[in-house]
RNA sequence: AUCUUAUCAAGAGCAGGCGGAGGGACUAGCCCGAUGAAGCCCGGCAACCGGCGUUCGCGAGGACGCACGGUGCUAAAUCUUGCAGGAUGCGCGGCUUCGGACGCGCAUUCGGGAGAUGAGAG
Numbered sequence: 001a002u003c004u005u006a007u008c009a010a011g012a013g014c015a016g017g018c019g020g021a022g023g024g025a026c027u028a029g030c031c032c033g034a035u036g037a038a039g040c041c042c043g044g045c046a047a048c049c050g051g052c053g054u055u056c057g058c059g060a061g062g063a064c065g066c067a068c069g070g071u072g073c074u075a076a077a078u079c080u081u082g083c084a085g086g087a088u089g090c091g092c093g094g095c096u097u098c099g100g101a102c103g104c105g106c107a108u109u110c111g112g113g114a115g116a117u118g119a120g121a122g
Stems, first nucleotide, its partner, number of pairs: 002121007013042001016041003022032003026082001028080002043074003048070003051066006078114001083111001085110009095100001
């Protein structure tokens, strides 16, 4: 690299230090940025893994708590979007055996894809 699985609408610096122009994965948008981007340090948030504590249980284990160790995160919903996808609604179009089905567009919602992070596999 790849595979499995869980999570992704909460939370975290409106004046911290260094740094100097870029950044929000990619596409198309739309945004953030010299009232200073990325990155590094500090601060903070969070219970995914480990650890510790309380408690329930015969036990396997469960529930709750603590940022101590390992990550992670710290603008906007994973900022929106990407699919000959499902459902519902609205609009338009031609067709009609006048019941309606069909096509296109938009919106809402559900799902999928892609991505991120943890844990595991290899």
A computed fold for a 122-nucleotide RNA from Cohnella xylanilytica, annotated as SAM riboswitch aptamer (S box leader). The RNAcentral record of the sequence draws on Rfam. Its Rfam family is "SAM riboswitch aptamer (S box leader)". Rfam describes the family as follows. The SAM riboswitch is found upstream of a number of genes which code for proteins involved in methionine or cysteine biosynthesis in Gram-positive bacteria.